[in-house]
Large-subunit ribosomal RNA, domain IV from a biogas fermenter metagenome, 327 nucleotides, folded computationally. Its mean pLDDT, the model's own confidence on a scale to 100, is 87.

Context: one part of a larger RNA
C1' cells in the first nucleotide's frame, strides 16, 4: 500500500454537488403526547422513567425505600426524530440485464357506441369471444381518490341529423353516327344502299358522398393590437379605433412552466444562485392534454434543524486477508 474488520484525544458537516458513508435511534412496561383531519387518522407523535441487587410489607400480583468501592460479566434480535414545500389521492405496477419515479394502473368522473344474431375482437371460412351476460349490461375515448368548481368561441377540422337545390358511379336508356351487303345506278373507275349482324354513343334516369342547412367542446382545437385619458409625479377605472369564431373567465403565478434573472420586497444565515412566504412586468400558466385546495400515504423531489458521529480539522492504532521477499 489494497480489502473486510474494530478503537480515538478536542471539535461536530468545518466534508461534500448532496451527511454519500458511517455513528446514533432500537426490546417490554409505565406516564405523556401538538398543529391538522376525510374525525378513520396524524401516533411508537415529540418528550420522559423504570428494567439489576438488597430490605419492608403483602398469600401472589404488587406497593414503599436504599445501594460507597474494585473486580467480572453484560449474547444476540431490535425505529433515529422534527418542521416547511413540490408531485402523485392512497396498496399496487414498470425499462429481466445503468432509471421504480412526478411515469402506468387504480376506485371515482365523463363523453360516445352498442335492442342482442349486439357493438366491438380473432379468423379465408366454419366457427369463436363478447357472454350462457342484455343498457344498474358491453365494447372505446378522456380524466384520475376527495373538496369548491369546470368560463367564452362551432369560422376551420371531425362526429350527428338534414334532405329542396348543385355535383356524381355501375347499371337502365338508346338518338345520331359507322361497318358489312342483298339491290339499284353507272361514265365499269365506282355511287348510293333496304333487312339482319356487329361496331360506337348523345339526351334522360340513376344511390350514397361531397356542395349545401344546422347541431355539437368533459369532439381536433382556439381563446387579440394599436393609441389617448384623472387637478405632484406615476397608474389607467375611462375612451378611440383595427381586426376576430371568439378574443383568457374562476382560480394560480419568477411555478417540475419566468428568457431578461441571483426579478423585487420580506423569513431563515454572520454570510442564502438553493428554500419558505408576498408582490404579479405570465419571454411562453388557466380550467376533465382539467384549475385550484387537501388530512393520510411514499426505498419519490426539495430548503431547515436537533441528535449523532473519523465525512472532515488530520490523521493515528489494531485484528484478518491479500499484495511483497524468501521456500
Nucleotide at each position: 500500500c489494497u480489502g473486510u474488520u474494530g478503537u480515538c484525544a478536542a471539535g461536530g458537516a468545518a466534508c461534500u454537488c448532496g451527511g454519500c458513508a458511517a455513528a446514533a435511534u432500537g426490546g417490554c412496561c409505565c406516564c405523556g403526547u401538538a398543529a391538522c383531519u376525510u374525525c378513520g387518522g396524524g401516533a411508537g407523535a415529540a418528550g420522559g422513567g423504570g428494567c439489576g441487587c438488597u430490605c419492608u410489607u403483602g398469600a401472589a400480583a404488587g406497593a414503599g425505600a436504599g445501594c460507597c468501592g474494585c473486580a467480572g460479566u453484560g449474547a444476540a434480535a431490535a425505529g433515529g426524530c422534527c418542521c416547511g414545500a413540490a408531485c402523485g389521492a392512497c396498496u399496487g405496477u414498470u425499462u429481466a440485464u445503468c432509471u421504480a419515479a412526478a411515469a402506468c394502473a387504480u376506485a371515482g368522473c365523463u363523453c360516445u357506441c352498442u335492442g342482442c344474431u349486439a357493438a366491438g375482437c380473432c379468423g379465408c371460412a366454419a366457427g369463436g369471444c363478447g357472454a350462457u351476460g342484455u343498457a344498474u349490461a358491453g365494447g372505446g375515448g378522456g380524466u384520475g381518490a376527495c373538496g369548491c368548481c369546470u368560463g367564452c368561441c362551432c369560422g376551420g377540422u371531425g362526429c350527428u341529423g338534414g334532405a329542396a337545390g348543385g355535383u356524381u358511379a355501375a347499371g337502365g336508356g338508346g338518338a345520331c353516327g359507322u361497318g358489312u351487303u342483298a339491290g339499284a345506278c353507272u361514265u365499269u373507275g365506282g355511287u348510293c344502299g333496304a333487312a339482319g349482324c356487329a361496331c360506337a354513343g348523345a339526351a334522360c334516369u340513376g344511390a350514397a358522398g361531397c356542395c349545401c342547412c344546422a347541431g355539437u367542446g368533459a369532439a381536433c382545437g382556439g381563446c387579440g393590437g394599436c393609441c389617448g385619458u384623472a387637478a405632484c409625479u406615476a397608474u389607467a377605472a375611462c375612451g378611440g379605433u383595427c381586426c376576430u369564431a371568439a378574443g383568457g373567465u374562476a382560480g394560480c403565478g419568477a411555478a417540475a412552466u419566468u428568457c431578461c434573472u441571483u426579478g423585487u420586497c420580506g423569513g431563515g444565515u454572520a454570510a442564502g444562485u438553493u428554500c419558505c412566504g408576498a408582490c404579479c412586468c405570465g419571454c411562453a400558466c388557466g380550467a376533465a392534454a382539467g384549475g385550484c385546495g387537501c388530512a393520510a400515504c411514499g426505498a419519490u423531489u426539495u430548503g431547515g434543524g436537533c441528535g449523532c458521529u473519523g465525512u472532515c480539522u488530520c490523521g493515528a492504532c489494531a485484528a484478518c486477508a491479500g499484495a511483497c521477499u524468501c521456500g